[in-house]
RNA sequence: CUCACGACACGGCACCCCGCCCGAAAGGGCGGUCCGCAAAGCUCCGGGCCUACCACCGCGAGAGCGGUCAUGGCAGCCGAGCUUCCGAA
Numbered sequence: 001c002u003c004a005c006g007a008c009a010c011g012g013c014a015c016c017c018c019g020c021c022c023g024a025a026a027g028g029g030c031g032g033u034c035c036g037c038a039a040a041g042c043u044c045c046g047g048g049c050c051u052a053c054c055a056c057c058g059c060g061a062g063a064g065c066g067g068u069c070a071u072g073g074c075a076g077c078c079g080a081g082c083u084u085c086c087g088a089a
Base pairs, nucleotide, nucleotide: 005087006086012037013036017032018031019030020029021028022027035076041082042081043080045079046078047077048074049073050072055068056067057066058065059064
């Protein structure tokens, strides 16, 4: 110095929930909060999961209802790729 690993130290992020805003929704942004996280930093490349505006099909006089569907979303679901603080056993 590198990989593995996770003691020490300085720190970091911020679940649920609440308020406001965006969105059809899933969900996201900001502020509070702090369950937890050694990558809970970044990236939808693989898998998985969530939603269904529009579209199509069916029912209905209609309003609408049901079904299918991602190009929408989840990185704090897993894998993968990239980056990264400290340095005990």
Predicted 3D model of an 89-nucleotide RNA (c-di-GMP-I riboswitch aptamer) from a Nitriliruptoraceae bacterium.
Taxonomically the source falls in Nitriliruptoraceae (Bacteria, Actinomycetota, Nitriliruptoria, Nitriliruptorales).